[in-house]
RNA sequence: CUCUGGAGAGCGGCACCUGUGGUGCCCACCGACGGGGAAAGGAGACGGGGUGCCGGCCGGUUCAGGCCGCGCGCAUCCCGGCUCCCAAACUCUCAGGUCACCGGACAGAG
Numbered sequence: 001c002u003c004u005g006g007a008g009a010g011c012g013g014c015a016c017c018u019g020u021g022g023u024g025c026c027c028a029c030c031g032a033c034g035g036g037g038a039a040a041g042g043a044g045a046c047g048g049g050g051u052g053c054c055g056g057c058c059g060g061u062u063c064a065g066g067c068c069g070c071g072c073g074c075a076u077c078c079c080g081g082c083u084c085c086c087a088a089a090c091u092c093u094c095a096g097g098u099c100a101c102c103g104g105a106c107a108g109a110g
Base pairs, nucleotide, nucleotide: 001110002109003108004107005106010027012026013025014024015023016022017021028098029097030096034094035092036091037090041085042084043083044082046080047079048078049077050076051075052074053073056072057071058069059068060067061066
């Protein structure tokens, strides 16, 4: 790309027109063109807590060595929310659709 299969929901009301219908508006519905939404999970920084490092400063203790404590620094773990990434046949019905035709996700074959 081709062929085949392929669901759902008013044959609604009003007006107009180029009139088996079309357009506009209104009400009621559908989800399987398209489109929007977001999960687990992941990432980032922030906040809180634990542990380790004793390197630096401070305080206490010690003759000294050293030890202890607090704050800061680094690493790591846990928790919390925030931001971002994040799927569908889920969901929303924007679009689309509601006799048939057309369309139609998806499936099968080539």
Predicted 3D model of a 110-nucleotide RNA (Glycine riboswitch aptamer) from Gammaproteobacteria bacterium Milos-ODIII6.
Of the family's consensus pairs, 89% are formed in the model.
Its mean pLDDT, the model's own confidence on a scale to 100, is 77.